Record summary:
Predicted 3D model of a 1479-nucleotide RNA (small-subunit ribosomal RNA) from an uncultured prokaryote.

RNA sequence: AGAGUUUGAUCCUGGCUCAGGAUGAACGCUAGCGGAAGGCUUAAUACAUGCAAGUCGAGGGGUAACAUGAGAACCUAGUUCUUGAUGACGACCGGCGCACGGGUGAGUAACGCGUACACGACCUACCUUUAACUGGAGGAUAGCCCUGGGAAACUGGGAUUAAUACUGCAUAAUAUUGUGAUUUUAGAUUAUAAUCAAAGUUCCGGCGCUUAGAGAUGGGUGUGCGUCCCAUUAGCUAGUUGGUGAGGUAACGGCUCACCAAGGCGAUGAUGGGUAGGGGGCGUGAGAGCGUGGACCCCCACACGGGUACUGAGACACGGACCCGACUCCUACGGGAGGCAGCAGUAAGGAAUAUUGGACAAUGGGCGCAAGCCUGAUCCAGCCAUCCCGCGUGCAGGAUGACUGCCCUAUGGGUUGUAAACUGCUUUUAUUAGGGAAGAAACCCCGGGAUUUAUCCUGGGCUGCCGGUACCUAAUGAAUAAGCACCGGCUAACUCCGUGCCAGCAGCCGCGGUAAUACGGAGGGUGCAAGCGUUAUCCGGAAUCACUGGGUUUAAAGGGUGCGUAGGCGGUUACGUCAGUCAGAAGUGAAAGCUUUCCGCUUAACGGGAAAAUUGCCUUUGAUACUGUUUAUCUUGAAUUAUGUUGAGGUUAGCGGAAUGUGACAUGUAGCGGUGAAAUGCUUAGAUAUGUCAUAGAACACCAAUUGCGAAGGCAGCUGACUAGACCUUGAUUGACGCUGAGGCACGAAAGCGUGGGGAGCGAACAGGAUUAGAUACCCUGGUAGUCCACGCCCUAAACGAUGCUUACUCGACGUAUGGAUUUAUCUGUGCGUCCAAGGGAAACCGUUAAGUAAGCCACCUGGGGAGUACGUUCGCAAGAAUGAAACUCAAAGGAAUUGACGGGGGUCCGCACAAGCGGUGGAGCAUGUGGUUUAAUUCGAUGAUACGCGAGGAACCUUACCUGGGCUCGAACACUAUUGGGCGCUACUUGAAAGGGUAGUUCUCUUCGGAGCUGAUAGUGAGGUGCUGCAUGGUUGUCGUCAGCUCGUGCCGUGAGGUGUUGGGUUAAGUCCCGCAACGAGCGCAACCCCUAUCUUUAGUUGCCAGCACGUAAUGGUGGGGACUCUAGAGAGACUGCCGGCGCAAGCCGUGAGGAAGGUGGGGAUGACGCCAAAUCAUCAUGGCCUUUAUGCCCAGGGCGACACACGUGCUACAAUGGCGAGUACAGAGGGUAGCGAAGCCGCGAGGUGGAGCCAAUCUCAGAAAGCUCGUCCCAGUUCGGAUUGAAGUCUGCAACUCGACUUCAUGAAGUUGGAAUCGCUAGUAAUCGCGCAUCAGCCAUGGCGCGGUGAAUACGUUCCCGGUCCUUGUACACACCGCCCGUCAAGCCAUGGAAGCCGAGGGUGCCUGAAGAUGGUGACUUUACUGGGAGCUAUCUAAGGUAAAACCAGUGACUGGGGCUAAGUCGUAACAAGGUA
Repeated sequence: AGAGUUUGAUCCUGGCUCAGGAUGAACGCUAGCGGAAGGCUUAAUACAUGCAAGUCGAGGGGUAACAUGAGAACCUAGUUCUUGAUGACGACCGGCGCACGGGUGAGUAACGCGUACACGACCUACCUUUAACUGGAGGAUAGCCCUGGGAAACUGGGAUUAAUACUGCAUAAUAUUGUGAUUUUAGAUUAUAAUCAAAGUUCCGGCGCUUAGAGAUGGGUGUGCGUCCCAUUAGCUAGUUGGUGAGGUAACGGCUCACCAAGGCGAUGAUGGGUAGGGGGCGUGAGAGCGUGGACCCCCACACGGGUACUGAGACACGGACCCGACUCCUACGGGAGGCAGCAGUAAGGAAUAUUGGACAAUGGGCGCAAGCCUGAUCCAGCCAUCCCGCGUGCAGGAUGACUGCCCUAUGGGUUGUAAACUGCUUUUAUUAGGGAAGAAACCCCGGGAUUUAUCCUGGGCUGCCGGUACCUAAUGAAUAAGCACCGGCUAACUCCGUGCCAGCAGCCGCGGUAAUACGGAGGGUGCAAGCGUUAUCCGGAAUCACUGGGUUUAAAGGGUGCGUAGGCGGUUACGUCAGUCAGAAGUGAAAGCUUUCCGCUUAACGGGAAAAUUGCCUUUGAUACUGUUUAUCUUGAAUUAUGUUGAGGUUAGCGGAAUGUGACAUGUAGCGGUGAAAUGCUUAGAUAUGUCAUAGAACACCAAUUGCGAAGGCAGCUGACUAGACCUUGAUUGACGCUGAGGCACGAAAGCGUGGGGAGCGAACAGGAUUAGAUACCCUGGUAGUCCACGCCCUAAACGAUGCUUACUCGACGUAUGGAUUUAUCUGUGCGUCCAAGGGAAACCGUUAAGUAAGCCACCUGGGGAGUACGUUCGCAAGAAUGAAACUCAAAGGAAUUGACGGGGGUCCGCACAAGCGGUGGAGCAUGUGGUUUAAUUCGAUGAUACGCGAGGAACCUUACCUGGGCUCGAACACUAUUGGGCGCUACUUGAAAGGGUAGUUCUCUUCGGAGCUGAUAGUGAGGUGCUGCAUGGUUGUCGUCAGCUCGUGCCGUGAGGUGUUGGGUUAAGUCCCGCAACGAGCGCAACCCCUAUCUUUAGUUGCCAGCACGUAAUGGUGGGGACUCUAGAGAGACUGCCGGCGCAAGCCGUGAGGAAGGUGGGGAUGACGCCAAAUCAUCAUGGCCUUUAUGCCCAGGGCGACACACGUGCUACAAUGGCGAGUACAGAGGGUAGCGAAGCCGCGAGGUGGAGCCAAUCUCAGAAAGCUCGUCCCAGUUCGGAUUGAAGUCUGCAACUCGACUUCAUGAAGUUGGAAUCGCUAGUAAUCGCGCAUCAGCCAUGGCGCGGUGAAUACGUUCCCGGUCCUUGUACACACCGCCCGUCAAGCCAUGGAAGCCGAGGGUGCCUGAAGAUGGUGACUUUACUGGGAGCUAUCUAAGGUAAAACCAGUGACUGGGGCUAAGUCGUAACAAGGUA
């Protein structure tokens, strides 16, 4: 010091979370020792038991207990009794103490506390000091004794007695009171008059007592300043504020009372409510702060709840009293007793907090002359890892890097790991044994000395709870001692197994749906360590309340606007003052704590000494620049006046024309109106249209603008009246009069409200018509409030420049409105605008009209939702407005910009995309594939385009993966090892559906005789799987798309994501090329290079060819021969916008151009960029993981893949005359062939049979091409069309045609007469049409697929529209990217909350009644030694508590009810985001 988290990515805003430190802690796991600290935070709840305050005999009467002495009795031991004589001492009188010490934090928001002052308004026992005095007298009373009452607690009566107890008298002042004087006037000094004291004891020194003064100590009182939250608490107050007098107090004072006056407090927060002891300090923090007040110290308050006084120097008294109340206990029922918030301890509560210990040895306190006694204060010990500090659990060597464990690419390697074993060393600690402190010195006693006896000094002696503790020494021996959390990122640390959105984890982000470094376990690792984690709380990080140190155009945030009160801030000069400010000095700021330094415990924690600090308050002295203030002054801020100018500024009155509606009249006839299209509506009773006249209300075309005015809202025909402002110019006047502005006041669009008018047009509501699945909408026809006027309310808007007002400063350019000057160039003001510099900003942008640089004042903000909601209050007629939360919930919400994608956004371009054409599909029958259904099985896969004549280029068995049944288990194949055997094979028989099983016969080969080969069996190693996962993969493929795109390096721009290049202007089939340009280059794609085809040349000439020559035939290149031609197949040529003309800068385009076989990539093919679809395929193959192993493997037979109410795709054949049938006749190309093609000939109607020549092919063969052409027939019909279906008979292949083959012949002769919505292909040798061949293959379900040639069209104006795509741009709330996102009601569950008839409870206040103890006053016949008196009693007032009444306030609960939030897959629609389909 930062980090994670909003996004596809980025910057910002902003919240949430984490890393650090801390604790009086608690919980979980674990635990060796010591030191020094701490230990009921909850119930100020209730308490059993013990202890916590006594002491003095040197105040007193005395003698209950003990001891000593003396005496007496009993037989001794000894016991008993007497005796205050002695030590002592229970109870009692008296003195002092009990007001300290100890506990707690309930109450208290207060002079309670802190700090600084004041008392000229006060007190102070014991202590110190000074001065004076202590004479004389008296009567009681407790105890003791006697006698009563009572269970007890306790108490009545009688007699008698003492004191340092009590009461008179005397004396007395520096005391008190009265009256004077002086003075510094709440005071001090002084004069005078009156009044008030005492206690004794003694060792004779004294100790006490009384009065007065001073000091010290402790207290009391007053004041300034500081001291939490709520304004949804705004007014409070009758003893209240003050005065006079009296009373009271130690003392001032409404403290109390009588009278008089009407004050006092409050937005600088009174009053009320809530919470809380305050401080020194403590935690954290760089600090400022924030939080806190446990232990220790100071102050306060309290002592079961409340009240009251007494005693006393001091209390309204924790271990005192009285009374009321609640509770507990005792009781003989009549009455009594009690107060742990002292120390221990108990119960309860709670997550949670200790022993019913020891000692007065030390320190301190009380009493005492003292010894001493008392002391749960205190000092110690016990329990607890609660915190802090220290120590240890060993150290060194030791590699076959041992074994186990774990992991892996597994003959092996890695890791655990120098770790262990083993060797050597050490002994802190633990154990045993021995020694052994400091804390202690006083008081006191004994002795000595000084002075004066008192007193002081000195030597010795006595005294230790802790404790035989700390500490020291020795011995044995690694011996006695390690855990906890974590390991996805933040955050140091990784693998395997299990699990399979389950179980679970989680501080935030988030993990888990079959390969989880995130769950659970293990191995390994990391961190800390006698602890480690978790939870809770506080500070920090958080500049996230910002004083230090934030913001407000768009992220949360500028008030709708002005005027103005308080307040804040304020121009120039001079003098004064010194309040603020600054400096010096004095006092105080307790100690402890923090910091620095030194010292003591072996170190540290801890403790001690010193210093510093305590930033504050107060007093005083000085300075006078600034601020304040007083008095003057100035003119530049501000204002006034004068002359002009300007405008839709405001109010009010009058006037005007156009348009519209309505009415009247006229002309005129069938429609008008309205829409995307219609309808409702109006109209033959005459509309609409046209003309004239009349009338009503509202708004003001053109001018008009990017204009002007106004504080804002807002303001527009013309004219007048009244009125406000702004600006320019130049004089004069006042002399800081200024700026801002909480509250306050005024204004404030539209809509709305009230009363009264007005009402043409428009037009919420409403009605009707359409649209639609619906349409309570958008569209149409009507139409009421309203819109208009007057008066009165409302007071809100995206009231926006989303930008508060004022002032100053900071480069420029241009336009415009309105002034002034002017030499007509221009200059100078005030406004309104546009673009830029510097600068600012997250960016967009702002930029003299700032969002820049500064100053002043006001307002507002602090994550999203809940919510501008609820409650309360104010305002309002109402509607509603203003003010304005919380519970709960989420980890985001948001701003700007970027790249994509998308749009029922825009522009541009392309494509058989549309259009123009030709032919089809969709209807029929059949074939084939798919879905569905069925089935034992109908194996599996492919499923929009991109599945469906697809994998399959060929399912009768096989294939075959499916089903049924029968069999096998090293297995159907291969390799190896070990053991063992000789079989294998062949032949025959038997069983069986076959596979398989069984039986019999025969009996291996080679050999160097070791063995080898082959093979069977057994055992083993590797098997096998068309089982799963194409969402673990490779490879291959489809598609966008043969579309023109996709990127990189360097540079530049931007905070950045990114951009630029690749955009722009042209051009192209093309990111093709050219030009321009902060870009310059490059790569993958495009094109070209490759193949076929179209022309020519050349070379070559068999099996191909035959022009010329020759031979021959019925005929044929049949033969000799030939290379001319065709052809074959090698090599070349050719086409490049090369030439011409036009256009153009160029690229290039155009042309009935030339030439050419071919002309602008000639035609076709191969060739498929970066990527998208988790596209397809684990069943071609390969492969990770999982599953299976007498089965999910293997063999066999039969069946199935061929089923069939149905639906879809792809095809074939047709529906006929451009045709069918019959007869005749012509012309291809490309292929195949030896388990083959198979000729001629013969047989059969035919499929075919027979036959076998020839051919491994330019030779032979399949092989007849068909459409075409010629002739004939049919005559528009379910036909001489069409051929399905069915019957019969056959042929061929094949072990085998039943399920389930093809073909032939005869017979049969179905649907179908051109096909709805919709939809497909094709731009030239193409579509259409015609036949031929091949692969697979025994055969074939082929009408499929792949090729080949024959005949051979029509049309394209064009790019508006549909579909798909390219580029640019725009909007976006999308990024899984529009098949996106997302809103609201309803339904379900859960959660918190508002209202509510009521019910219930707490606290406080008020009125009235009653009123204990007590206080004050009055009276006081009774009592008393108290006689001007005291007391009992009686009585008046006040008062705690209680009762009662009404009201307010705050909680809880409440049938029912309102909205809100949350919750993988509910319902209805589709409101928003694109022009979101009505912005």

The coordinates come from a structure-prediction model, not an experiment, and the mean pLDDT is 83.